A computed fold for a 73-nucleotide RNA from a Longimicrobiales bacterium, annotated as transfer RNA. Its mean pLDDT, the model's own confidence on a scale to 100, is 82. Taxonomically the source falls in Longimicrobiales (Bacteria, Pseudomonadati, Gemmatimonadota, Longimicrobiia). It matches the Rfam family "tRNA". Rfam links the family to the GO term triplet codon-amino acid adaptor activity. By type it is a transfer RNA.
RNA sequence: GGCAGGGUAGCUCAAUUGGCAGAGCGGCGGGGUCAUAAUCCGUAGGUUGUGGGUUCGAGUCCCACCCCUGCUA
Numbered sequence: 001g002g003c004a005g006g007g008u009a010g011c012u013c014a015a016u017u018g019g020c021a022g023a024g025c026g027g028c029g030g031g032g033u034c035a036u037a038a039u040c041c042g043u044a045g046g047u048u049g050u051g052g053g054u055u056c057g058a059g060u061c062c063c064a065c066c067c068c069u070g071c072u073a
Base pairs, nucleotide, nucleotide: 001072002071003070004069005068006067007066010025011024012023013022019056027043028042029041030040031039049065050064051063052062053061
């Protein structure tokens, strides 16, 4: 350099044919306990890598770029 896969919450990952951005863990508050832990309830947290384009509507489709992993020269 070429090819493939990936980038979404603090972390690991979902999101059907383009139609309300979610789960688990973690954080915070509460219950619970003599006190912890387990466990239960509630709650906060997002420029969906960046910039454009298409569309009534984009995490999803198109283009360029950036980053990560693998293969290849």